Source information: This is a predicted complex of two RNAs, RNase P RNA and transfer RNA, with 415 nucleotides together.
[in-house]
RNA sequence: GAGCCGGCCGGGCAGUCGCUGCGUCUCUCAGGCGUGGAGGAAAGUCCGGGCUCCAUAGGGCAGGGUGCCAGGUAACGCCUGGGGGGCGCGAGCCCACGGAAAGUGCCACAGAGAAUAGACCGCCUAAGCGCCCACGGGCGCCGGCAAGGGUGAAACGGUGCGGUAAGAGCGCACCGCGCACGGUGGUAACACCGGCGGCACGGCAAACCCCACCCGGAGCAAGACCAAAUAGGGGGGCGAUGGUGCGGCCCGUACCGCCCCCGGGUAGGUCGCUAGAGGUGCGCGGCGACGCGCAUCCCAGAGGAAUGGCUGUCCUCGACAGAACCCGGCUUACAGGCCGGCUC
RNA sequence: GCGAGAUAGCUCAGGCGGUCAGAGCGUCGGAUUCAUAACCCGGAGGUCGAGAGUUCGAGUCUCUCUCUCGC
Numbered sequence: 001g002a003g004c005c006g007g008c009c010g011g012g013c014a015g016u017c018g019c020u021g022c023g024u025c026u027c028u029c030a031g032g033c034g035u036g037g038a039g040g041a042a043a044g045u046c047c048g049g050g051c052u053c054c055a056u057a058g059g060g061c062a063g064g065g066u067g068c069c070a071g072g073u074a075a076c077g078c079c080u081g082g083g084g085g086g087c088g089c090g091a092g093c094c095c096a097c098g099g100a101a102a103g104u105g106c107c108a109c110a111g112a113g114a115a116u117a118g119a120c121c122g123c124c125u126a127a128g129c130g131c132c133c134a135c136g137g138g139c140g141c142c143g144g145c146a147a148g149g150g151u152g153a154a155a156c157g158g159u160g161c162g163g164u165a166a167g168a169g170c171g172c173a174c175c176g177c178g179c180a181c182g183g184u185g186g187u188a189a190c191a192c193c194g195g196c197g198g199c200a201c202g203g204c205a206a207a208c209c210c211c212a213c214c215c216g217g218a219g220c221a222a223g224a225c226c227a228a229a230u231a232g233g234g235g236g237g238c239g240a241u242g243g244u245g246c247g248g249c250c251c252g253u254a255c256c257g258c259c260c261c262c263g264g265g266u267a268g269g270u271c272g273c274u275a276g277a278g279g280u281g282c283g284c285g286g287c288g289a290c291g292c293g294c295a296u297c298c299c300a301g302a303g304g305a306a307u308g309g310c311u312g313u314c315c316u317c318g319a320c321a322g323a324a325c326c327c328g329g330c331u332u333a334c335a336g337g338c339c340g341g342c343u344c
Numbered sequence: 345g346c347g348a349g350a351u352a353g354c355u356c357a358g359g360c361g362g363u364c365a366g367a368g369c370g371u372c373g374g375a376u377u378c379a380u381a382a383c384c385c386g387g388a389g390g391u392c393g394a395g396a397g398u399u400c401g402a403g404u405c406u407c408u409c410u411c412u413c414g415c
Stems, first nucleotide, its partner, number of pairs: 001344009011314007019037008039320001043331002046329005051219004063215005068082005083097001084095004098210002103208002105204003120149002122145003128141005157175006176199001177197003181194005223271004233262006242256005278297008315318001345415006353369004362400001371387004393409005
C1' cells in the first nucleotide's frame, strides 16, 4: 500500500418550553414534585416458538415444508463444528449438497445421430462377387470403422503404447468411473489402502415422483371479566276481574299492564400489557454455537396513539428509519466513525 | 394480523419451460365516400414490476425486494 474476518458506536453537553406511563402530594374538570420514555434494524411479515381460544390433533389420506453429517436450542428453513464440491497467491469466501441401476416425462433449433446411439463429410478394401489391366494395380458392388472433421448446452471415458485393411477397452499401463466387496481411521458424513468390473451408469427432480423427517386450525380485532337503556328473553307473583283473540255466553287459557328474581349480551369499561427462553459482571464446562452457577439491575406500555421544538456551545456537521401481545432468527435499508485479529 | 395481484396506451389470455409473446379496443397508413363515421385491407407498438438463482434455455420454476388492491 492492497485486502479479509469479527465486534461496537451511530452527534455530545447545558438551558428552556412542551408530550406521555407510574408513584406521591395539593384534595382534584387542574396542577406541583420525583422517576421512566424507541431501534440495530422498532421495517418486510419470510420462518420458528411462547400465549389464547376452537378443539382432540392417536393412526392414515390429502396438502405444505425441510433435505451431506454431528451438535446447539423452547423451536426453526437459524446458529456452531466437521465432510464434500467450487473460487482466490493468501487471510478467507460461496454452495436448495438425498435419490436419475423404482417408474413416467422432457432435451427446442442445429445436426447423420439426443439415449435401444449414429455413416453427412471422411478412413479402409483384408475376406466374397463382377469388370478392366501396361500384371504394380485400378473401378464398382457387398461391406467394415466411431480415430479425425462438422452440429450442438450436451455425441455413449481420457492419454500413451501395442494391435489392425482401417479401426475400436480389442489388449496393456496410468488416470478417471462404478461396486449391495474387504480392511483401517472417524460417533457420522467421509477419507485412505486393497480387491473386483473393460466401462454398463448423458443431463434435468427450483419436472411429476420416490425416500427420510417435520407440520391440527386460527390469531391480542386471540381471549377473559364487569356491564347501561325508552332494546330484548325466561320464571314467579298481583290485578275493582280492565282490553283483545279462541265464532254468541260462562269457565279456562294466551297476550297487553305493575312488582320481584334469573340468565345471555350490544354500547361502554377493565384485564390480557409487559419481570422476560431478560440485561450486565464474574467463575466453571465445551474447539464452538451454547450450557450451568453466583452476584446485581428493572429498562416504553399508549388507545387518535407520547419520546419533540427552540437557544447557546463544541466537533469529523450527523445516515437508514420510529414500538402497538411478546420472544429467537433470517432478509432488506443505512452518512460516517472506532476497536481487535489476520493475509499478501 | 391475513389474503390476492403486476404482461402493448386501456382491458385481459398465456396448460408439465423451447418459433408462443397473443386477443379485443385504441393508434398509424391505405381503400371506400362529395366529405365524415361504420365496414374492408395492412402496419407499428412489450427491459412480461425490479434484482438474483436453477436450467442448454425462464413470461412460466425458486428466492429477495418494490408497488397496488381486498378482508

Rfam match: Bacterial RNase P class A.